[in-house]
RNA sequence: AGCCGAAUCUCAGAGCCCAGCGAGGGCCGCGAGAACGGGGGAACCAACUGUUUUGGGGCUAACCCGCCACGGGCGGGGGCGCAGGCUCUUUCAGCGCCAGCCCGUCAGCUAACCCCGUAGGCCGACGAAGGAGAA
Numbered sequence: 001a002g003c004c005g006a007a008u009c010u011c012a013g014a015g016c017c018c019a020g021c022g023a024g025g026g027c028c029g030c031g032a033g034a035a036c037g038g039g040g041g042a043a044c045c046a047a048c049u050g051u052u053u054u055g056g057g058g059c060u061a062a063c064c065c066g067c068c069a070c071g072g073g074c075g076g077g078g079g080c081g082c083a084g085g086c087u088c089u090u091u092c093a094g095c096g097c098c099a100g101c102c103c104g105u106c107a108g109c110u111a112a113c114c115c116c117g118u119a120g121g122c123c124g125a126c127g128a129a130g131g132a133g134a135a
Stems, first nucleotide, its partner, number of pairs: 002122003008034004015027004035118006045108001055106001056103004063077006078098005086133007
């Protein structure tokens, strides 16, 4: 300079730091708002033969199926990300990911309404053919 992701912006400031006193400047707990993201929650609809352990459900791209010599591995389908150098987007090709965490016996959809999050992690690589817009 950029990337994944909702994970950004603004106000305020108990305290702290710099500045000779200072004028001012900076960091920032608790707090508030905007914006973005997630969950719960009627009617109608759906679902009724499922739940009461074969528990069930949520975040996320992180799922489904098959095979094998099965503590694991392979394949098919599907989902996601990157580069292509102003932005967005389509196709082909290339490179990579398909993990992890949470609720706690409970939740379909769902207006009003209610609740929660704003983290964490990476990076110096440089294909082709289109469309729309901006300057």

RNAcentral holds the sequence, with entries from MGnify. c-di-AMP riboswitch aptamer (ydaO/yuaA leader) from a soil metagenome, 135 nucleotides, folded computationally. It matches the Rfam family "c-di-AMP riboswitch aptamer (ydaO/yuaA leader)". Rfam's curators write: This family represents a conserved RNA structure found upstream of the ydaO and yuaA genes in Bacillus subtilis and related genes in other bacteria. The ydaO/yuaA element is thought to act as a genetic 'off' switch for the ydaO and yuaA genes in its native state. It is believed that the element may be triggered during osmotic shock leading to activation of ydaO, a predicted amino acid transporter gene, and members of the yuaA-yubG operon which code for KtrA and KtrB K+ transporters. The coordinates come from a structure-prediction model, not an experiment, and the mean pLDDT is 79. The model forms 92% of the base pairs in the Rfam consensus.